A computed fold for an 84-nucleotide RNA from a Candidatus Liptonbacteria bacterium, annotated as transfer RNA.

RNA sequence: GCCGCGGUGGCGAAACUGGCAGACGCACUGGCUUCAGGUGUCAGCGGUCGCAAGACCAUGAGAGUUCAAAUCUCUCCCGCGGCA
Repeated sequence: GCCGCGGUGGCGAAACUGGCAGACGCACUGGCUUCAGGUGUCAGCGGUCGCAAGACCAUGAGAGUUCAAAUCUCUCCCGCGGCA
């Protein structure tokens, strides 16, 4: 240099055909249980603004297509593998 695969909350990951983004698990926070810790169990858990209701933003970065993009197209960045 060329080809292929991938990048999504703190972490691992799902979203199959473009249609509620973050299911599910771990971690974390609080309650109960315990002398205490662990275990178990119940609830919560992306960000900004807001008293609240709610609004807006968020899938590596930017642009495009579309009523609508994590998903399709283009450029770039990063990681892994292959070829040279």

It was read from a public genome assembly.
The coordinates come from a structure-prediction model, not an experiment, and the mean pLDDT is 80.